[in-house]
Molecule: transfer RNA
Organism: Chelydra serpentina
RNA sequence: GGCGAUGUAGCUCAGUGGUAGAGCGCCUGCUCCGCAUGUAUGAGAUUCUGGGUUCAAUCCCCAGCAUCUCCA
Numbered sequence: 001g002g003c004g005a006u007g008u009a010g011c012u013c014a015g016u017g018g019u020a021g022a023g024c025g026c027c028u029g030c031u032c033c034g035c036a037u038g039u040a041u042g043a044g045a046u047u048c049u050g051g052g053u054u055c056a057a058u059c060c061c062c063a064g065c066a067u068c069u070c071c072a
Stems, first nucleotide, its partner, number of pairs: 001071002004068004010024004018055001026042001028040003048064005
C1' cells in the first nucleotide's frame, strides 16, 4: 500500500425494513449465621460517525473512523 471481516447494555453476543433482546454482571426485596447460594423484581442502549434510499433503517447504499485477519 491492497482485499476482506467486525462495530448493538458494564462484559460476551442475538436481532435480514415496522419504535432492540438474552446470558453474565449491577440495584432492591425475600430467604439465610452470612454481601455465599436460591428466588422475585428493577435499572441500564440516541444500535461507531456523517450522508443517501424509503411512509418507515440496527438491517439496504456511499464515505469516514477504530479493531482484527490475509496478501505484498